This is a predicted structure of a 1448-nucleotide RNA (small-subunit ribosomal RNA) from an uncultured prokaryote. RNAcentral holds the sequence, with entries from ENA. Model confidence (mean pLDDT): 84 of 100. Rfam family: Bacterial small subunit ribosomal RNA.
RNA sequence: AACGAACGCUGGCGGCACGCCUAACACAUGCAAGUCGAGCGAUAAGCACCUUUCGGGGUGUGGACAGCGGCGGACGGGUGAGUAUCGCGUGGGAACCUGCCUAUCAGUACGGAACAACAGUUAGAAAUGACUGCUAAUACCGUAUACGCCCUUUUGGGGAAAGAUUCAUCGCUGAUAGAUGGGCCCGCGUUAGAUUAGCUAGAUGGUGAGGUAAUGGCUCACCAUGGCGACGAUCUAUAGCUGGUUUGAGAGGAUGAUCAGCCACACUGGGACUGAGACACGGCCCAGACUCCUACGGGAGGCAGCAGUGGGGAAUAUUGGACAAUGGGGGCAACCCUGAUCCAGCGAUGCCGCGUGUGUGAUGAAGGCCUUAGGGUUGUAAAACACUUUCAGAUGGGAUGAUAAUGACAGUACCAUCAGAAGAAGCUCCGGCUAACUCCGUGCCAGCAGCCGCGGUAAUACGGAGGGAGCUAGCGUUGUUCGGAAUUACUGGGCGUAAAGCGCGCGUAGGCGGCUUAACAAGUUGAGGGUGAAAGCCCGGGGCUCAACCCCGGAACUGCCUCCAAAACUGUUAAGCUAGAAUCCUGGAGAGGUGAGUAGAAUUCCUAGUGUAGAGGUGAAAUUCGUAGAUAUUAGGAAGAAUACCAGUGGCGAAGGCGGCUCACUGGACAGGUAUUGACGCUGAGGUGCGAAAGCGUGGGGAGCAAACAGGAUUAGAUACCCUGGUAGUCCACGCCGUAAACGAUGGGUGCUAGAUGUUGGGUAGCUUGCUAUUCAGUGUCGAAGCUAACGCGUUAAGCACCCCGCCUGGGGAGUACGGUCGCAAGAUUAAAACUCAAAGGAAUUGACGGGGGCCCGCACAAGCGGUGGAGCAUGUGGUUUAAUUCGACGCAACGCGCAGAACCUUACCAGCCCUUGACAUACCGGUCGCGAUUAGUGGAGACACUUUUCUUCAGUUCGGCUGGACCGGAUACAGGUGCUGCAUGGCUGUCGUCAGCUCGUGUCGUGAGAUGUUGGGUUAAGUCCCGCAACGAGCGCAACCCCCGCCUUUAGUUGCCAUCAUUAAGUUGGGCACUCUAGAGGAACUGCCGGUGAUAAGCCGGAGGAAGGUGGGGAUGACGUCAAGUCCUCAUGGCCCUUAUGGGCUGGGCUACACACGUGCUACAAUGGCGGUGACAGUGGGUCGCAACAUGGCAACAUGGAGCUAAUCCUCAAAAACCGUCUCAGUUCGGAUUGUUCUCUGCAACUCGAGAGCAUGAAGGUGGAAUCGCUAGUAAUCGUGGAUCAGCAUGCCACGGUGAAUACGUUCCCGGGCCUUGUACACACCGCCCGUCACACCAUGGGAGUUGGUUCUACCCGAAGCCGGUGCGCUAACCUUAGGGAGGCAGCCGACCACGGUAAGGUCAGCGACUGGGGUGAAGUCGUAACAAGGUAGCCGUAGGGGAACC
Repeated sequence: AACGAACGCUGGCGGCACGCCUAACACAUGCAAGUCGAGCGAUAAGCACCUUUCGGGGUGUGGACAGCGGCGGACGGGUGAGUAUCGCGUGGGAACCUGCCUAUCAGUACGGAACAACAGUUAGAAAUGACUGCUAAUACCGUAUACGCCCUUUUGGGGAAAGAUUCAUCGCUGAUAGAUGGGCCCGCGUUAGAUUAGCUAGAUGGUGAGGUAAUGGCUCACCAUGGCGACGAUCUAUAGCUGGUUUGAGAGGAUGAUCAGCCACACUGGGACUGAGACACGGCCCAGACUCCUACGGGAGGCAGCAGUGGGGAAUAUUGGACAAUGGGGGCAACCCUGAUCCAGCGAUGCCGCGUGUGUGAUGAAGGCCUUAGGGUUGUAAAACACUUUCAGAUGGGAUGAUAAUGACAGUACCAUCAGAAGAAGCUCCGGCUAACUCCGUGCCAGCAGCCGCGGUAAUACGGAGGGAGCUAGCGUUGUUCGGAAUUACUGGGCGUAAAGCGCGCGUAGGCGGCUUAACAAGUUGAGGGUGAAAGCCCGGGGCUCAACCCCGGAACUGCCUCCAAAACUGUUAAGCUAGAAUCCUGGAGAGGUGAGUAGAAUUCCUAGUGUAGAGGUGAAAUUCGUAGAUAUUAGGAAGAAUACCAGUGGCGAAGGCGGCUCACUGGACAGGUAUUGACGCUGAGGUGCGAAAGCGUGGGGAGCAAACAGGAUUAGAUACCCUGGUAGUCCACGCCGUAAACGAUGGGUGCUAGAUGUUGGGUAGCUUGCUAUUCAGUGUCGAAGCUAACGCGUUAAGCACCCCGCCUGGGGAGUACGGUCGCAAGAUUAAAACUCAAAGGAAUUGACGGGGGCCCGCACAAGCGGUGGAGCAUGUGGUUUAAUUCGACGCAACGCGCAGAACCUUACCAGCCCUUGACAUACCGGUCGCGAUUAGUGGAGACACUUUUCUUCAGUUCGGCUGGACCGGAUACAGGUGCUGCAUGGCUGUCGUCAGCUCGUGUCGUGAGAUGUUGGGUUAAGUCCCGCAACGAGCGCAACCCCCGCCUUUAGUUGCCAUCAUUAAGUUGGGCACUCUAGAGGAACUGCCGGUGAUAAGCCGGAGGAAGGUGGGGAUGACGUCAAGUCCUCAUGGCCCUUAUGGGCUGGGCUACACACGUGCUACAAUGGCGGUGACAGUGGGUCGCAACAUGGCAACAUGGAGCUAAUCCUCAAAAACCGUCUCAGUUCGGAUUGUUCUCUGCAACUCGAGAGCAUGAAGGUGGAAUCGCUAGUAAUCGUGGAUCAGCAUGCCACGGUGAAUACGUUCCCGGGCCUUGUACACACCGCCCGUCACACCAUGGGAGUUGGUUCUACCCGAAGCCGGUGCGCUAACCUUAGGGAGGCAGCCGACCACGGUAAGGUCAGCGACUGGGGUGAAGUCGUAACAAGGUAGCCGUAGGGGAACC
C1' cells in the first nucleotide's frame, strides 16, 4: 500500500459497486423452457343457426385439457470437485461437420401402409400399463425424375421432396458458395519434490482392414523392437487456465472474487439413444449411497438455476416486483414463455460525495485538572446576541429512460415553498521507533507489549483522570499479500579468519575456446505485413451539480508468426597459419615410486668372566629388580625395529607423503636446441583411481614403545596427570575401511599490473676463476599501487579481467532422525522437520584478570629487636540469656569503634503510673497583671495535685485594656517522633594511597571504537628531569610555596637570664641584656664548588667547606576515580508511617547478665629482677564552681586550716628509669587475681553498679602450638609526666620529655602497588565465565509388538445397462412375388468389451500405540571442574579403547 474480509467500540444522509472464500454437505415449498390450430385428427364449456319424437340431434363459430407432428429443451443461468493436461495461453496447420441465416441454380410428380388421441375390456394402492377396435397429417414407406451431388473397375450404379392458406405468402427437397459455430493436429510457454531414476506391451513403428464428420494404435490381425528419460521420464503432493488484480522505481513477487474468454462438472460411477449439435444441470437406461411414498407386491427423487431451510463456520442478503427496457425460444402474426435481465429490499463490506451549523462574543464566568498557591489550562470553547437552512422532515409540482403505443422502478430523480439550530460524533494513541504530558492509584502485584522493553513506593510505558496528537461516519485489532529485504543478488551477493573451496588426481557429457581468408545466414540487427478479443491500466475529450461511476477516441499490449535486407560479432562449413598444446634431440638436479640385497651405532635378551649391596625411580616416595649375586663392567651370541652427524622457511611428489648404503625397473618436472604435428586446448556434473593415523580380516613377526589392564603414589576423591610392569597395536604380505585442524583453514586454467633482498636447479655474457650483469623454472622474507570489516594479501594476490567446477544463506535441534547407497564390522555418504532462542559469530579497541613475561617500588620478604596467640585481669564484639539486656559499625578499611568517660541524669530500651494543642514554635479568642524568689504543710514512689509564709508589684502610652511582654483557660490550624528508607539525598568521613598517576585543546593517524601526546633510551622519591620522537602545548596531581625542629644574625628585654661589678640563705636585690630563653623579622643548602662516571645531557658516586648535603628531620596538604563503603542516632532533607501515641513526664530496672568464642590492651612469669635506701637531672600542659604551697592530724586514702595565683610571676612539680645495699633461682622477698574485714572521697543517692586506702588472703602463671603483628634512628624497646571528658570513675585516647639499640647480603619467594608487553570465550570484569552426568516439571520428536483408515498397483472371480458381432426354428403393416414365399425388421439367445462388487499378494501416506532413545526449555537442586590465562597435564582434529560425569 492492498482486501469478496472478520472481530471490538461507535453510527446522520446519498450515489456507485460488491455480498457462502467453509460442507462439489443435505434439502421442505414456490418459480427458473416452452411454443406453434398458418402441420394433424378429435373436441368440453359458451355463442349463433337449422331441425326436433326433445333430459335430443345436426351445422357453424369458439377455443380449455390432452394427443400425433415441428422447432427449441446442446442457448441462457450455476459451480470449480476433477484436471500438471494440447486443459489453458499464444502462433500456426489440414483430413472435417455445421440446424436456423445469406446468395445462386434446380425441383416440389404418383401412390401406399400404420400408430397415438378416441371407444371398449382389463391389471395395479399408486406409478404405470396390457389387449381389442377406429382415425388424420408438414409423422412413416415405396415408385418416378435428378444437370449439378455421391460411389466406381470410367463403364455402370445410387440417392429427394410436404404441404398450409381467401389473397399475399410461409414452407419442403437436391446442390453450390458464404457466414456463424464446432471437431482434430502441431511449435513454444505453463507449480513443487531426486529422501521419486529408470518408465513403457497397444507400449513405438510398418502393412492391411475396420471405425469416425474427419487424421490417427482410435480399434483389430500380422510383422519389427522400438519409444520416453538427468534439457528430469515415471511417481508423489498441490492446483481449473487466461485477460487481469495487487505490490514494486523496475526486474520481479503474490494472486486468479466481482466483469470477460476457454475448459470441466451437474447426488456417485458406467452407458448409450435422439439430434445439425449432447454421451445432455431442470432427458433416458443400469449399478451404488441417501431421502420420501406404499395396501410391502412395488414405486418416486436429485437447488454447483432464483429465492429460501438446516448444517458447517470468524463470516456473506428477500421464499420481493416486472417482462417497461436489453436479449433469448416458439410463432406469419397477435402473442406466450423467460428467477437471463431490469429494478426494489437487507448489510458502513468497499470507493466517492455531503452534513452534524455560521459570525460576534473576556469577567478570560462556573465546573474540572495542575500548581512553585502567584497562577496556568480546558478556552472564544460555553453562556449570551445576531444570522443561515445543505442534509433529514412537511406540502405542492414532476421528468429522461418509449423521437408513435406499452414504465416494474415510482409519484423516484429533480424543482418550488415552509418550520426550526433545530434530528445527526466517534475511535485510537501520547517511553523510543512515532505526532502528542502531567497528577493520582498500584508496588515484579495487578497488568502492558509490534520490536527494544516497562512494573520490586516518587511509573510521561500498568489502571483512572485532566490535557494533548491523529484520523473521522468511521476508528482500532486480527488475518493474508507485496514492499522495505542487495535477506536467493537476471537487473543486484558471497566463500583466508564471519556461513561457504570437494583430501587430491585422471576423465565422460556439458560449458568455454588462438590467428587469417571465403561461403551460409541458425543466433544477432533493421524495415514491412498478420495477429496480440472486449473490458481494465495510461493519455485526451465528454455525461451524471462534483467525485466515485459511466461513455467516446487514442496510445499501449514489451509477445508470437511471416517476409525483405545486412554480415561486424557468435555459430556452421571449407581452406590455410604457428604465438596455445604436444612430439623429438642433448644435458644436469632430486628423501619421487616399486623390488632385492647389505652396513654400523643403540636397545633388550641369552651365555661366560670380574665384582658386592644395593639398583631403579620421583617433587618426595613406593610398587619393581637384587645375596638363588642385581646395578656397574668385560667378552661372545641372538632378535627385531629405526637410520645420529650431513640437515638447510633445502629437495622431490597431484595430494596423502618421502631420509643409512648398493643394484635393477620406473613416473614426473627443469634447462638448452632446432626439427615435426597444426588448436590436437581449459574446466569438468555423474564416473573412476589414489588417499596419514587409528581400525577390521587371513597368515607371519614381535627388540623397543605402548591404548586396555594390574600395581604403587598423589588426592577430600583420582576410574587422571607421575612411577613400575604390561596385552592388542606399532613391523611384513595380501585384502578392506575412505576419514583428519586431509590447512596456505586460500579449487583449477590463462593474460596483465613497481620493486628490494635471501636461497635451490640450469643457461648466457664478461673477465681478474670467483665475482659482476642477465635469463628461465622453483622456494622464502619485506614491501608500491590496488584490495580488505579489520587483521592482513601484495608477480607464489586475498590486485585487475575472462572461462569452468564445487559450496553458502541466523544460532541451536544436527551433520542428527527416517529412507537410499557403500562396508565383515566400526561406520561412511546423501540429508530433513517439529520445537526453541534473539542472538550466535568475525576482526579490532579500551579495561580487568592470569598458578604469562620484563622493569621498578614499599618494614612486602629477608636480616634484626620487641610483641600477640598460653595465664590472670581490663575493655570491645559475637553468641546465649533477659521484661529490657537501646541502636549503629562486620575482611584489610567492624570489634579500648560512635562512647573526650551508662550509679540518677545521660537513655534512645523494659515494667509501672500519669498528660493529650501537648516539654518546645507561630497564629486566634477570653481572662489576669505579672513573673520570679521563698517558708511551711498534706496526698503520692515520683511526675503531679492542693493549701500556705515572706519579699517584690512589668514596660511604653496619645491614658483608650490602646500596644508590647508574661501567665492562666479554651478552640483550631498544628507541634512532636533517636520511627523506616544511607539502595531517594546533601554534608562529612574511611579506603586503595602521599600510590604517581588522571585528563584536556589543537594537530596527525584510523571507516570506527580509539590511538598519538602519556610510548622509547637514560634518570628520579616522583608523568622528577634530559635526549629522541607527529606531535605541540596545557590543566588536576608530584615538587615548591605554609607550620614545627636543627645553625646564625637582628629587634625587644618582663614574670625570663647572669659573663662582668656590687649584694643575698637564694638572680634575693641593684645593675646589665652579652649568653640561655621567649617571639617577631631575616640569613642559610642551590648538586653551588672539585674529581670521576654518563651521551658533551639529566643525573649518579666520591670529596671539600658547612650547624645542616643531595626532598636535612617531622607535620599540614589526599588528583580523576573505586567500593550503591559508613553515617536519616551529630546536623540538614525527599517520600512513607504514628497522632489520648511510635509524642511528652516520672519512679524503678536495664545498657554492668555469663556454659562459651574472638579482637585490642594491662600486669606478670622474674636477678638486665624484687625489696629497701640515697636523692640528681626534664618537657608539654592545666588551674577561680579551680590549682593549692605551707602547717597540723591520720600507717594511709584523706581530713582541718590555708599564703599565693585569673598565671614565663603562685600552684600542680615528686619526675621515673639511674646509683648504693640486700635477696640467690624457689611458685620464691617473683606474681598479684580472688576473697574477708575496717575505712576515705565524690555525689540527693555507691544494693544492683564508682574510685581509693589499711590489714589479712596469696589463684593462674616458670616466656607460651599452629599461626600472626609492629618497627630502619633519636626509630624500636624501656621509663615516667601532662591533658581532654569529668561531681566521682582509665590498663583507653591525645600529647610530653628521659635513657636509648640491633640489622638491611639482597629482591628468588609471600603480600600490595606502578609502567611496558602478551593471552583471553572475562566487561556485575577471576568472588569472572563455563561443561557434562544425575534428580524434578513441561514440550515437540525418532524407534516400537501392533492396530485403524485413505490411496494405488498386480493377478483372478463376478459381470448390470448398453453399443458392437453372431444367431435368430419365435414374431413381422408398407417393397418384390410365380402368392408358396422372399428381402428387410423385431423379440429372444450366445459372445467380446465393461461400471459396481469380491478374493489374494504388495507399494505408499496418515492417525493411535504399552514401552523406549536422544533433544529442547525451566527457580537459588546434586556431583565434580573439562574449557577460556601456560586455565594450573597447552588446546584442538580423525580414530580406537576405557571411565558416575564432564572426560582420560